[in-house]
RNA sequence: GGCUCGGUGGCGAAGAGGCUAACGCAGCGGUCUGCAAAACCGCUAUACGAGGGUUCAACUCCCUCCCGAGCCU
Numbered sequence: 001g002g003c004u005c006g007g008u009g010g011c012g013a014a015g016a017g018g019c020u021a022a023c024g025c026a027g028c029g030g031u032c033u034g035c036a037a038a039a040c041c042g043c044u045a046u047a048c049g050a051g052g053g054u055u056c057a058a059c060u061c062c063c064u065c066c067c068g069a070g071c072c073u
Base pairs, nucleotide, nucleotide: 001072002071003070004069005068006067007066010025011024012023018056027043028042029041030040031039049065050064051063052062053061
């Protein structure tokens, strides 16, 4: 340098045009307990890498760039 894949709450991770943007962990509150842990119930959040384009509508499609991984040279 070329090609492929990826970047989504604090962390992991699904979603591939109109979704309430799931789910798990973590956090907070509660039940339980002598106190805790576990278990169970409930709750919170300004989460879609950046800039353009297409579209009535973009996390999703197109272009460019940034970052990461792999392959080739």
Molecule: transfer RNA
Organism: Candidatus Gottesmanbacteria bacterium